[in-house]
């Protein structure tokens, strides 16, 4: 990098440097000088690997030392299909991308 699986309407910010951008995309729509990326310090969330209990395994439970992920808004919404439709939208599944484990 590329593949395979799982998952996503639930959660959880302050301070410092910085000094205009950010929210994956050419599109909505939002955030942002009451200070945007990025860094850095503490802190928090969760429970994907992990360790502990049960357990033949799967499940389950409890925990939060490790490896990681996260801490606006459903993955912000949408985007391709299909169904309904008061025709303004609704719903489902796909794509796509995220995160985690494994492989190669």
């Nucleotide at each position: 990098a590329a593949c395979u699986u799982a998952u996503g309407a639930a959660g959880a910010a302050a301070g410092g440097u910085g000094g205009a951008g950010g929210g994956a995309u050419a599109g909505g729509c939002c955030c942002u000088g009451c200070g945007a990326a990025a860094c850095c310090u503490u802190g928090g969330c969760a429970a994907c690997c992990u360790a502990c209990c049960u357990c033949c395994c799967a499940u389950g439970g409890a925990a939060a030392a490790g490896g990681u992920g996260c801490c606006a808004a459903a993955u912000c919404c949408a985007a391709u299909c299909a169904g309904c439709u008061u025709c303004g939208g609704c719903u489902g599944a796909a794509a796509a991308g995220a995160u985690a484990a494994g492989u190669u």
The RNA shown here (SAM riboswitch aptamer (S box leader)) has 104 nucleotides and comes from Chitinophaga pinensis. Its Rfam family is "SAM riboswitch aptamer (S box leader)". Rfam describes the family as follows. The SAM riboswitch is found upstream of a number of genes which code for proteins involved in methionine or cysteine biosynthesis in Gram-positive bacteria. Its family is annotated with regulation of gene expression in the Gene Ontology.